[in-house]
RNA sequence: AAGACGGCGCUCCGGAGAAGCCCGCGCCAGCCGCGGGUGCCGAAGGUGCAAGCACCCAGGUGCGAAACUCUCAGGCAAAAGGACGGAGAUGCCCCUGG
Repeated sequence: AAGACGGCGCUCCGGAGAAGCCCGCGCCAGCCGCGGGUGCCGAAGGUGCAAGCACCCAGGUGCGAAACUCUCAGGCAAAAGGACGGAGAUGCCCCUGG
């Protein structure tokens, strides 16, 4: 100095589930605000762990993945958010070569 794949970030498109529940207060009123209650969902984030590896050597301990698990957080009309997928652009990283 340059570049394919890959990772992160950016832009666009797609993107599920489950109460527009109940009570009190506020408000002219409401699907609005605050507080409380019951039921439910899993796909932001977070928890747990199988094989395997390591260490102690019985049996444990540590590391260890998910769309599984828990439901802390979040959510249960629309909007927003949204794991994940696709496309684009090319900022950073990684890697490769000179």
Molecule: Glycine riboswitch aptamer